[in-house]
Context: one part of a larger RNA
RNA sequence: ACUUCCUACCUGCGGCUAGACGGGAAGACCCCGGGAGCUUUACUGCAGGGUGAUAUUGGGUUUUGGAUUUUGAUGCGUAGCAUAGUGGUGAGGCGUUGAGAUCUCGUUUUCGGACGGGGUGGAGCCGACAGUGAAAUAGCCAUCUUCAAUAUUCAUCAUCCUAAUCCUAAGGGUGACAGUGUCACUUGGGCAGUUUAAGUGGGGCGCUUGCCUCCUAAAAAGUAACGGAGGCGUUUAAAGGUCAGCUAAGCACGGAUGGAAAUCGUGCGUGUCGCGUAAAGGCAAAAGCUGGCUUGACUGCAAGGCGGAUGUGCCGCGCAGGCGCGAAAGCGGAACUUAGUGAACCGAUGCUGGUUAUUAGAAUCGGCAGAGAUUAUCAAACAAAAGUUACCCCGGGGAUAACAGGCUGGUACGACCCACGAGUCCAUAUCAACGGUCGUGUUCGGCACCUCGAUGUCGGCUCAUCAUAGCGCGGGGGUGGAGAAGCUCCCAAGCGUCCGGCUGUUCGCCGGUUAAAAUGGUACGUGAGCUGGGUUCAGACCGUCGCGAGACAGGUCGGUCCCUAUCUACCGCAGGCGUU
Repeated sequence: ACUUCCUACCUGCGGCUAGACGGGAAGACCCCGGGAGCUUUACUGCAGGGUGAUAUUGGGUUUUGGAUUUUGAUGCGUAGCAUAGUGGUGAGGCGUUGAGAUCUCGUUUUCGGACGGGGUGGAGCCGACAGUGAAAUAGCCAUCUUCAAUAUUCAUCAUCCUAAUCCUAAGGGUGACAGUGUCACUUGGGCAGUUUAAGUGGGGCGCUUGCCUCCUAAAAAGUAACGGAGGCGUUUAAAGGUCAGCUAAGCACGGAUGGAAAUCGUGCGUGUCGCGUAAAGGCAAAAGCUGGCUUGACUGCAAGGCGGAUGUGCCGCGCAGGCGCGAAAGCGGAACUUAGUGAACCGAUGCUGGUUAUUAGAAUCGGCAGAGAUUAUCAAACAAAAGUUACCCCGGGGAUAACAGGCUGGUACGACCCACGAGUCCAUAUCAACGGUCGUGUUCGGCACCUCGAUGUCGGCUCAUCAUAGCGCGGGGGUGGAGAAGCUCCCAAGCGUCCGGCUGUUCGCCGGUUAAAAUGGUACGUGAGCUGGGUUCAGACCGUCGCGAGACAGGUCGGUCCCUAUCUACCGCAGGCGUU
């Protein structure tokens, strides 16, 4: 130097899609904040509707009712000739212009009568007297109840008219209605603006939200959780004040009826009893029980403190006034103590010469006292408020759920220890209770740690790869192994581990085979490899729920699966370099 072979390295080309939590789209699910569409017996309004009043708007007649004028009638407790409205006046009044009586008609009635019209007839009738609370409708004046008639007025019910109004084909029709304006009441998702709490081991459903007591609370105070237990939203005129007195529960013994327990006696009895009300602390000549007198369950203040972010809250020496009890010292500004509650605004009521604008009065306002809040989401957004969205939208969140991973290992599965018992006998061939100790990370969960400016979710197809807790094939121990077939344990991961029917299915059941039809991991392997039957958008139907809009791990039919491979990995081909 050439040739051959090989491949570590470098480069190129062709493939493939396992990875680069690949690209794409500030996740559409979920939650939080905001918005919008829709609904309704959410709230509040606004159109619209209804009814009424009134104006435009006039005239007759009628019904009914009210008021007033005039006239006439009306008025019955008992006693009493009798149907006495009330008050006054009054000794007379009425009657040939027809009294009493009688006949007849009408009104009224408490059925006895009262009043009025007409006929006959022809001279009386009534009053002062007895009875009554009141004396004559004998007469006159005034007035009340009820009724009738009359006139005026108002309202009302009907109805008619024509002249406003309106329509018109110009003849007419309609008609004080309608229409229109204003006001009042009512109706009013037709439309509008809004509201529809928070906490929360995701959200929803449930529950909770203020105050008091105990534990948690780690011997000062304080201290959280959807930690463990309970109470309160009052009560008391004595269950307050004061003065005086008293001592329970239980047990033992004794004692008629009498018993485990009634009442009686003795002893023990530091508190087990009781203290309105939950718990804790406290309490014996009391804070418990009983009695007397009482109202301090006072008014005006308040030194000094406790507690405390603030606002609230709590204790209180002492002073003044006027009281209660006690002989007095003294005690008393509620209750053995700690719960029994609500800021401002608005505002009933009472008291109050404070209240400018000429004055007086009134009103209003102010000051003092003081009712009205499940403002209970209880430091109380308004006087006033529910839902739905799969038609949805925006801003955010891996601060927060669903998949997967991680941590954990209650649950699950597996192993071991003990061995009650089953196994004719015999715990341990085999099975194994009650228990105990571990392992795995395959189930269902818990947690919420990466990911919500996206990690595509069940099943199938395709292609696999690993573990062994071994289904078959291999080798062994035990046997309740005669042999065969089994059962059980040990070693062993080399190879293998089916085809169909039903169902979206994994699974499962069934049919037929097989040596066997193993169990699991790999983002429940594998969608930049396929599918898209299921689930999980928009349409629609049924059942159920809902007043409704709509909803339903209820069913049903339908429903766009993008990516030309840069790098790594892998499968091939070629060249270079290198080596022999």
A computed fold for a 580-nucleotide part of an RNA from a Candidatus Pacearchaeota archaeon, annotated as large-subunit ribosomal RNA, domain V.
The source organism's lineage runs through Archaea, Nanobdellati and Candidatus Pacearchaeota.
Its mean pLDDT, the model's own confidence on a scale to 100, is 81.
Its Rfam family is "Bacterial large subunit ribosomal RNA".